[in-house]
RNA sequence: CUCCAAAUCCACAAAAAGAGUGGGGGACCCAAUUUCUGGGGUGAAUCGUUUUGUUACGUAAGGAUACUUAAUGUCCUGAACCCGUCAGCUAACCUCAUCGGAGUCAUUAGG
Numbered sequence: 001c002u003c004c005a006a007a008u009c010c011a012c013a014a015a016a017a018g019a020g021u022g023g024g025g026g027a028c029c030c031a032a033u034u035u036c037u038g039g040g041g042u043g044a045a046u047c048g049u050u051u052u053g054u055u056a057c058g059u060a061a062g063g064a065u066a067c068u069u070a071a072u073g074u075c076c077u078g079a080a081c082c083c084g085u086c087a088g089c090u091a092a093c094c095u096c097a098u099c100g101g102a103g104u105c106a107u108u109a110g111g
Stems, first nucleotide, its partner, number of pairs: 001103004008019002020098006030088001038086001039083004047058003061077005067111006
């Protein structure tokens, strides 16, 4: 300097205290009536075969390719965790998070 991500700014002796950004719960109406075959949430990270073993091979989906958009090519990810019998949508309202990790730079066309 750049990238993933909501995870950045400000403020400080220190504070999620402030701003911004992101998540969850939560009416009417609407939807749904299927609740041990438990159910649900964050996330791109689901679903198939396969293995003694996430052990391999694919895949829905997602990211990068240094002004930007698109296409082609190339390189990657395709996890993990949480709630605890319970939650559709949802205005008002309530509430939580603001970590952690990494090192790419080819071509064509438009702006």
Molecule: c-di-AMP riboswitch aptamer (ydaO/yuaA leader)
Organism: soil metagenome